[in-house]
Context: one part of a larger RNA
RNA sequence: UUGGGCGUAAAGGGUUGGUAGGUGGUCUCAUUUGUCCGGGGUGAAAUCCUUGAGCUUAACUCAAGAAGUGCCCUGGAAACGGUGAGACUGGAGUCUUGGAGAGGGUCGCGGAAUUCCCGGUGUAGCGGUGAAAUGCGUAGAGAUCGGGAGGAACACCAGAGGCGAAGGCGGCGACCUGGACAAGUACUGACACUGAACAACGAAAGCGUGGGGAGCAAACAGGAUUAGAUACCCUGGUAGUCCACGCCGUAAACGAUGGGUACUAGGUUUGGUGGGUCUUGACCCCCGCUGAACCGGCGCUAACGCAAUAAGUACCCCGCCUGGGAAGUACGGUCGCAAGACUAAAACUC
Numbered sequence: 001u002u003g004g005g006c007g008u009a010a011a012g013g014g015u016u017g018g019u020a021g022g023u024g025g026u027c028u029c030a031u032u033u034g035u036c037c038g039g040g041g042u043g044a045a046a047u048c049c050u051u052g053a054g055c056u057u058a059a060c061u062c063a064a065g066a067a068g069u070g071c072c073c074u075g076g077a078a079a080c081g082g083u084g085a086g087a088c089u090g091g092a093g094u095c096u097u098g099g100a101g102a103g104g105g106u107c108g109c110g111g112a113a114u115u116c117c118c119g120g121u122g123u124a125g126c127g128g129u130g131a132a133a134u135g136c137g138u139a140g141a142g143a144u145c146g147g148g149a150g151g152a153a154c155a156c157c158a159g160a161g162g163c164g165a166a167g168g169c170g171g172c173g174a175c176c177u178g179g180a181c182a183a184g185u186a187c188u189g190a191c192a193c194u195g196a197a198c199a200a201c202g203a204a205a206g207c208g209u210g211g212g213g214a215g216c217a218a219a220c221a222g223g224a225u226u227a228g229a230u231a232c233c234c235u236g237g238u239a240g241u242c243c244a245c246g247c248c249g250u251a252a253a254c255g256a257u258g259g260g261u262a263c264u265a266g267g268u269u270u271g272g273u274g275g276g277u278c279u280u281g282a283c284c285c286c287c288g289c290u291g292a293a294c295c296g297g298c299g300c301u302a303a304c305g306c307a308a309u310a311a312g313u314a315c316c317c318c319g320c321c322u323g324g325g326a327a328g329u330a331c332g333g334u335c336g337c338a339a340g341a342c343u344a345a346a347a348c349u350c
Base pairs, nucleotide, nucleotide: 003322004321005320006319007304008303012318014201015200016199017198021194022193023192025088026087027086028085029084030083031082033081034080035077036076037075038074039073040072041071042070049065050064051063052062053061054060091191092188093187094186095184096183097182098181103177104176105175106174107173108172109171110154115149116148117147118146119145120144121143125136126135162169163168206247207246208245209244210243211242215241216240220236221235222234223233258317259316260315261314262313263312266295267294268293269292270291271290272289273288274287275286276285299306300305323350324349325348332343333342334341335340
C1' cells in the first nucleotide's frame, strides 16, 4: 500500500458556517459522453503460460500456439450515470397563526448575606483546632440594636426540568435579537447532503491598557504537625477572580460516540404542542408531531455494554489510526506582546 478499524484497546477534528470537490428525489423526451455487446487494426523481439523438440537428464536452448487485462477505428444497445429540454411534490425552503424556553446583547431595579465605617447598649474575652498557637480585644473586641458605604453572587422556586452548534446559560423588569416546535395548509419547485481550504465562535488559567476590589485566594509571611514538612490544618495575604476594550485558542472542549438520510419489537417517566373522547372541570384516558431520560428484545460487541437519541441494517461526505519509548519533542514554517499554539520527524532503544 491493500485491507481492517476509530464508546473503554491506537484512532471523531472543541463547535458551527461555508468555497472547491464528492454524492444526489419522481416522471417524460432527446443525445450517446461514460457504460455494455459484436467486428477490425495495433499491442516489436525476448520474458511469463501451454504443447512439442535439442544437448545422456535438468538448468539452458529452439519451434509453434496462447496471452498481452491497453489504445484506436467501426457497427449496434439505451436499462443505469452524465448532458440538454420539459414537467412533478414526497426532500429542502418560504408564508400565516400560536405558545414554550437560565438562547444571546444593552440598560435599569431588588432583597438576603459577608466585609468595612459611624453611633447606642455592654464587659472580658473572641477566634481557631484533633489539641493548640500565631491573630483580634480594656485605645472596649466578640455579642446585640440603629444608620451608612461598597463589591460580588443571586437561597427557596429547581426537576435525571428547559434553552443553545459547541463553549455554555439561573433574582426581577424594559428594549434589541437568534434558533427550535405545533397547527394551517397558501407559495417556490430539487433550490439538497457533506465539506479539504477559509472564516466565525470557543470554559478556566494567562497576557496588554484603563477601571474596580466585598468575599475568596496561587505566590508570600507567620503559627502548628513532623525525623524533616518548601505540604495537608490554622491566622493573615498579593496577583487573580469583577467591568470595558484588545489578545491567547487550549481542556477528561466527554456521550471519551463527526454530520446527513432511510429502515428495524416493546414498556415506563418527563418538557413543548395538536386532535379525539368524556366532562362542572384546570383533569384523567386514547391518538399524533417534536425534544429529554430510564428499562428492554432482535441484531451487534473481545467483553462491558449499545439497543428508534444504536455501538443494529445500509448508503453519501469529512476527520483520524497503523507496536511501546524517544515525542506531541527537535528542526523548519505560520501565528502570538509573551506564555506558548498549530503543523511535525529521525537517530537510538525495547
Background: Predicted 3D model of a 350-nucleotide part of an RNA (small-subunit ribosomal RNA, central domain) from a metagenome.